[in-house]
Molecule: c-di-GMP-I-GGC riboswitch aptamer
Organism: Paraliobacillus quinghaiensis
RNA sequence: UUAGAAAAAGGCAAACUUAUCGAAAGAUGAGGACGCAAAGCUAAGGACCUAAAGCUAUUUUUAGCUAUGGCAGCCUAGUUACCGAAG
Numbered sequence: 001u002u003a004g005a006a007a008a009a010g011g012c013a014a015a016c017u018u019a020u021c022g023a024a025a026g027a028u029g030a031g032g033a034c035g036c037a038a039a040g041c042u043a044a045g046g047a048c049c050u051a052a053a054g055c056u057a058u059u060u061u062u063a064g065c066u067a068u069g070g071c072a073g074c075c076u077a078g079u080u081a082c083c084g085a086a087g
């Protein structure tokens, strides 16, 4: 530097359940494993999710729009790294 299978040491943990936080999306802890070779980290670009507040319309109710809220286990980018293998 390249790819990740022949191995080993290990790592993470979807759905679901539960407690807490949150308007929600979702997050965190515990249990639990569908999967993952960066499923480590950073919301920088795009996608996606949500709409409390705000704005618009309206019959004081509802609808629509918007991230400043999320998501790194959607893609890209940046950054750091275990193991052995090949060069």
Base pairs, nucleotide, nucleotide: 001086002085004083011036012035016031017030018029019028020027021026034073040079041078042077044076045075046074048070049069053066054065055064056063057062